[in-house]
Context: one part of a larger RNA
RNA sequence: GAAUGAACGUUGGCGGCGUGGAUUAGGCAUGCAAGUCGUGCGGAAAGGCCCUGCUUGCAGGGCACUCGAGCGGCGAAAGGGAGAGUAACGCGUAGGUUACCUGCCUCCAGGACCGGGAUAGCAGCGGGAAACUGCUGGUAAUACCGGAUAAUGUCUUCGGACCAAAGGUGCGAUUCCGCCUGGAGAGGGGCCUGCGUCCUAUUAGCUUGUUGGUGAGGUAACGGCUCACCAAGGCUCAGAUGGGUAGCGGGUGUGAGAGCAUGGCCCGUCUCACUGGGACUGAGACACUGCCCAGACACCUACGGGUGGCUGCAGUCGAGAAUCUUCGGCAAUGGGCGCAAGCCUGACCGAGCGACGCCGCGUGCGGGAUGAAGGCCUUCGGGUUGUAAACCGCUGUCAGAGGGAAGGAAAUGCAAGAGGGUUCUCCCUCUUGUUUGACCGAUCCUCAGAGGAAGCCCGGGCUAAGUUCGUGCCAGCAGCCGCGGUAAGACGAACCGGGCGAACGUUAUUC
Numbered sequence: 001g002a003a004u005g006a007a008c009g010u011u012g013g014c015g016g017c018g019u020g021g022a023u024u025a026g027g028c029a030u031g032c033a034a035g036u037c038g039u040g041c042g043g044a045a046a047g048g049c050c051c052u053g054c055u056u057g058c059a060g061g062g063c064a065c066u067c068g069a070g071c072g073g074c075g076a077a078a079g080g081g082a083g084a085g086u087a088a089c090g091c092g093u094a095g096g097u098u099a100c101c102u103g104c105c106u107c108c109a110g111g112a113c114c115g116g117g118a119u120a121g122c123a124g125c126g127g128g129a130a131a132c133u134g135c136u137g138g139u140a141a142u143a144c145c146g147g148a149u150a151a152u153g154u155c156u157u158c159g160g161a162c163c164a165a166a167g168g169u170g171c172g173a174u175u176c177c178g179c180c181u182g183g184a185g186a187g188g189g190g191c192c193u194g195c196g197u198c199c200u201a202u203u204a205g206c207u208u209g210u211u212g213g214u215g216a217g218g219u220a221a222c223g224g225c226u227c228a229c230c231a232a233g234g235c236u237c238a239g240a241u242g243g244g245u246a247g248c249g250g251g252u253g254u255g256a257g258a259g260c261a262u263g264g265c266c267c268g269u270c271u272c273a274c275u276g277g278g279a280c281u282g283a284g285a286c287a288c289u290g291c292c293c294a295g296a297c298a299c300c301u302a303c304g305g306g307u308g309g310c311u312g313c314a315g316u317c318g319a320g321a322a323u324c325u326u327c328g329g330c331a332a333u334g335g336g337c338g339c340a341a342g343c344c345u346g347a348c349c350g351a352g353c354g355a356c357g358c359c360g361c362g363u364g365c366g367g368g369a370u371g372a373a374g375g376c377c378u379u380c381g382g383g384u385u386g387u388a389a390a391c392c393g394c395u396g397u398c399a400g401a402g403g404g405a406a407g408g409a410a411a412u413g414c415a416a417g418a419g420g421g422u423u424c425u426c427c428c429u430c431u432u433g434u435u436u437g438a439c440c441g442a443u444c445c446u447c448a449g450a451g452g453a454a455g456c457c458c459g460g461g462c463u464a465a466g467u468u469c470g471u472g473c474c475a476g477c478a479g480c481c482g483c484g485g486u487a488a489g490a491c492g493a494a495c496c497g498g499g500c501g502a503a504c505g506u507u508a509u510u511c
Stems, first nucleotide, its partner, number of pairs: 001511004006507005013361006019354002026317003030314003035074003040071002043067002047065001048063007081272003090197008100189003105185007113147004122137006153162003167177002198244003205235003210232008247269004251262004274295005297308004325351001327350003333347001334345004364394004374385004398452001400447005407440002413434009455500005460481003466495005476483002
């Protein structure tokens, strides 16, 4: 000098864009953060509409507009957070997989026949303070099961054996939405390998599933991954093993570069989800807001027993030098479900707070000497503050008040019309009309009036800028050299001056 997720002191007008729990991976009140589908199913708790009866707000019935709870499907493995662990094929890079998997999506080729038994909801009767739960009866399905069919699939001793399905909408289905099997693709993942990846030898030896083989099990898959048997191997001063520290990369800071330092925001990836362990479901998890067990902690309890997990968004306590609103909206982008309308979305988009950072703007402009007053200095003549002020003229940025407004919105949907795809309820294209903004808002018009807007640090040398007074090795200053013991340009104050300016200094850290 440059830099920072900074903090502290003094000061503080506006805006844009960023950015903000770095410490206790400490504990958490409250609300929200993952639902959706009635075009899978039996249905009707609530509302709506219709009908009937009447004690005029209740009873019964219907519709399925709508829909609580339930069965079922898809999603919940994404998105969001954090960096505790990890020195490792974790990451980076280059490859391998004839050793593998892949729901939804796209393309291609086939198929969907005949049956069955349950179970929730519901009804009845119970248990419990609650959480919840038992028995009996009965019901549906795209839930479950059996049979048939069986190759382009799997296994194969090459003879053969084995494996599937579901319907819905609609007047109407080969045609729309789905279902089953196989193949290909796209995208995603698993596993393996070469090389690279901090400090420590005041850590020198480490290892028994250890190293290899045979066989078996297991996995989507290779493999001591696991097991039985056999052999005695394997690693290491080119640093094994141990200890410490740490997520890694793209990048970022600095530097002429080489390098050194670093990994916050954003992107990729890994790991974690109160602590430890485990599996279930599933295409995918050993699963942040799923399950089971143990533990610590906290809460409820009728003392028998239960409940919980903010390292999601806000917010709270604690610790700390220190880090924000218990905000608005799904309008946009994206995601889940749905034929769709649509619903959900603390992802996201916005607003709020903080000079935390960068950038921009303003705090006025022109004239104005008898060089006013006041201050400070003085050799008492004057000098300086200083065109500075007053005063005269002018302007209207920003902020203030009132009003208008492009754009962020194009799609989807709805209605009508035209054309094409073989007939179609489906798809595509075009035209017209219509629908959707939480928030921001370029910019324009009107009003008023210099009015509301300047400080901080420094002045001995380094280093730009000095005089007077006070103090008297005291009080104090200080980055280094060093100042202060009676004329201190170095302490404190005043005046003056220098630097930067909505900031200026200090501290910490990196180069």